[in-house]
RNA sequence: GCCUCGAAAAGGCCAACCUGGAGCAAUCCAGGCGCGCAAAGCCGCGGGUCCUCGUCUUCAUCUGGAGAUCAAGGAUGGCCGGGCUGCCGAA
Numbered sequence: 001g002c003c004u005c006g007a008a009a010a011g012g013c014c015a016a017c018c019u020g021g022a023g024c025a026a027u028c029c030a031g032g033c034g035c036g037c038a039a040a041g042c043c044g045c046g047g048g049u050c051c052u053c054g055u056c057u058u059c060a061u062c063u064g065g066a067g068a069u070c071a072a073g074g075a076u077g078g079c080c081g082g083g084c085u086g087c088c089g090a091a
Stems, first nucleotide, its partner, number of pairs: 012037002017032006035078001041084003045081003048076005054069006
C1' cells in the first nucleotide's frame, strides 16, 4: 500500500399492530408505531412458500363451504441463492 472483517460515530430502513385506501385473494400504498436489520437498497433470473381462475367430488338455505387435479397468472427481496449499486472505517 492492497484485500478481508466490522467496533465506534453520523445517519438510514422498518416487523407486528392501529387508521385510511387498492385488490377476488395472497398482498401492496400512505400516516403512526418499532420487532429487528450492515445492505431489511434495487432487480422476480433460479429455488422455496403463499394466493387466484377452470374442472371433478361432496355438503348445503339460491349466496356459499370443504377436498382433489391440471395449466396459467399473480404475490413474497424481512425465505434462500444470484446480479447491480452504496455511508463510515478502530482493533